[in-house]
RNA sequence: UUAAAUCUUCAGGGUUGGGUGAAAUUCCCUAUCGGCGGUAAACCCCGCGAGCAUUUUGCAGGAACUGGUGAAAUUCCAGUGGCGACAGUAUAGUCUGGAUGGAAGAAGAUGUUU
Numbered sequence: 001u002u003a004a005a006u007c008u009u010c011a012g013g014g015u016u017g018g019g020u021g022a023a024a025u026u027c028c029c030u031a032u033c034g035g036c037g038g039u040a041a042a043c044c045c046c047g048c049g050a051g052c053a054u055u056u057u058g059c060a061g062g063a064a065c066u067g068g069u070g071a072a073a074u075u076c077c078a079g080u081g082g083c084g085a086c087a088g089u090a091u092a093g094u095c096u097g098g099a100u101g102g103a104a105g106a107a108g109a110u111g112u113u114u
Stems, first nucleotide, its partner, number of pairs: 005110006017029003031094002033084002035048004043082002051059003064080005086097003
């Protein structure tokens, strides 16, 4: 210095105020949040993870346009929109639960080999 190996640590945020109702943080108005890798900096471009099953696989896995700057942006700026697993409960992205779990991945350590 290079490659592979083993181990350790870390690895998800969010319901404010009001309305209806016997009952809703679940409905309506409003509020609020955005994992990981790639790429001009991304919740909605490409891919990955959490769930379920018949487990080298399948299902589920959401959602964006317009204008501007620029060599380059569906990523920045401006504007207007949209989306959000499963179980429970008055219908839930935000409550409770599986979960003191798992994991995309990130960082570090060790000794070996070239």